[in-house]
Context: one part of a larger RNA
RNA sequence: UGUGCUCCAAGGAACUCGGCAAAAAAGCGGCCGUACCUUCGGAAUAAGGCCUGCCUCUAUUUAUUUAGAGGCCGCAGCGAAAGUAUCCCUGGCGACUGUUUACCAAAAACACAGCUCCCUGCGAACUCGUAAGAGGAUGUAUAGGGGGUGACACCUGACCAAUGCCAGAAGGUCAACUGCGAUCGGUGGUCUAGAGCAAUCUAUACUGCUGGCGUUGCAUAAGCCCUGGUGAAUGUCGGCGAUAACUAUAAUCGUCCUAAGGUAGCGAAAUUCCUUGUCUGGUAAGUUCAGACGCGCACGAAUAGUGUAACGACUGGGGAACUGUCUCGGAGCACAGCUCG
Numbered sequence: 001u002g003u004g005c006u007c008c009a010a011g012g013a014a015c016u017c018g019g020c021a022a023a024a025a026a027g028c029g030g031c032c033g034u035a036c037c038u039u040c041g042g043a044a045u046a047a048g049g050c051c052u053g054c055c056u057c058u059a060u061u062u063a064u065u066u067a068g069a070g071g072c073c074g075c076a077g078c079g080a081a082a083g084u085a086u087c088c089c090u091g092g093c094g095a096c097u098g099u100u101u102a103c104c105a106a107a108a109a110c111a112c113a114g115c116u117c118c119c120u121g122c123g124a125a126c127u128c129g130u131a132a133g134a135g136g137a138u139g140u141a142u143a144g145g146g147g148g149u150g151a152c153a154c155c156u157g158a159c160c161a162a163u164g165c166c167a168g169a170a171g172g173u174c175a176a177c178u179g180c181g182a183u184c185g186g187u188g189g190u191c192u193a194g195a196g197c198a199a200u201c202u203a204u205a206c207u208g209c210u211g212g213c214g215u216u217g218c219a220u221a222a223g224c225c226c227u228g229g230u231g232a233a234u235g236u237c238g239g240c241g242a243u244a245a246c247u248a249u250a251a252u253c254g255u256c257c258u259a260a261g262g263u264a265g266c267g268a269a270a271u272u273c274c275u276u277g278u279c280u281g282g283u284a285a286g287u288u289c290a291g292a293c294g295c296g297c298a299c300g301a302a303u304a305g306u307g308u309a310a311c312g313a314c315u316g317g318g319g320a321a322c323u324g325u326c327u328c329g330g331a332g333c334a335c336a337g338c339u340c341g
Base pairs, nucleotide, nucleotide: 001336002335003334004333005332006331007330008329010327011326014325019322029051030050031049032048037042039151053072054071055070056069057068058067059066073077086320087319088318089317090316091315092314093312094311098110099109114149115148116147117146118145119144120143126135127134128133152307153306154305157237158236159235162234163233164230165229166228167227168226171225172224173223178219179218180217181216182215183214184211185210186209187208188207189206190205192203193202194201195200238256239255240254241253242252265299266296277293278292279291280290281289
């Protein structure tokens, strides 16, 4: 000096980011007693108080089991040891039990029951596989798959312009193949005319075959454009000016824009920059905290909104008890390191 312990005057969180760590209390035994709130189950062993040994007697019991009375000893009677919740008040978040980053995160994250939307009629949708096939399921819409939200209570507003999805089909646009033509070639047959002695050549007309996919026109689907619908689909939810008999403010009015301009509820919030906003409470003193206010820089309704009993090794604030956390250190024990011997 370190590690692990024991003790401490007076004070008692003044320590510190924070009561971290430690201490204390209680110890699922008995009797009494127990609030707010509540989903009536809880909260709750709430909190808080008292008792606990041994001997004798009486009543009682399956039971020296329980109750009562009297007595005895000690500092101390759940007498040791082991094991074993500190409590209260008040917010936030998440309903809950559960799950998770094996080895820095256990949580407010994930899951969850419940709610809701979409798909799926069975050789189902969907998933795996090139396929056969398999799962789904030896199931059949009270079933199965997928997305979101996340108990419960009260609720869930406006907008379909954009994007997506669904439905529709009059018109527009639109591919390759293919089919039908047209045209341009190649190659036969026949007619006519011309040249030629003839063979044959040239031109015209008709009729075949054919074209390494010649060129071109028309016909043909979905889609897109188009017409509607759809938000517990992706999403979005304004600006300026004026106005009341003090002032201030603006129920009200005007105007521009928009698909529509944020409803209920909440709100300096896990969201508020300005900001330690302002007021109230708590403290002698409070950038935190609780309750209000609302100019919400930049809350807001299943990316849910607002509440909520119970629950939580979650997180914020306050209090009781308790203490070497501290004022401020000191003493002792054990072990280890270093120095000396």
Background:
Predicted 3D model of a 341-nucleotide part of an RNA (large-subunit ribosomal RNA, domain IV) from a Candidatus Parcubacteria bacterium. It matches the Rfam family "Bacterial large subunit ribosomal RNA".